[in-house]
RNA sequence: GCUGGCGUAGCUCAGUGGAUAGAGCGCUUGCCUCCGGAGCAAGAAGUCGUGGGUUCGAGUCCCGCCGUCGGCG
Numbered sequence: 001g002c003u004g005g006c007g008u009a010g011c012u013c014a015g016u017g018g019a020u021a022g023a024g025c026g027c028u029u030g031c032c033u034c035c036g037g038a039g040c041a042a043g044a045a046g047u048c049g050u051g052g053g054u055u056c057g058a059g060u061c062c063c064g065c066c067g068u069c070g071g072c073g
Stems, first nucleotide, its partner, number of pairs: 001072007010025004018056001027043005049065005
């Protein structure tokens, strides 16, 4: 330099164009307990990497850039 994949909550990931973007783990609070853990209940946490484009409508499709992993030279 060329090429493919990936980027969504603190972490691991789902979400194949449609109404308020979700799960598990973790975290916070309460209940329980002598205390902790476990269990139960509730809750917080997201500019969906970034800038554009297409569309009535984009996390999803298209383009540039950034980051990351791999392949080729």
This is a predicted structure of a 73-nucleotide RNA (transfer RNA) from a Chloroflexota bacterium. The coordinates come from a structure-prediction model, not an experiment, and the mean pLDDT is 80. Its Rfam family is "tRNA". Rfam classes the family as a transfer RNA.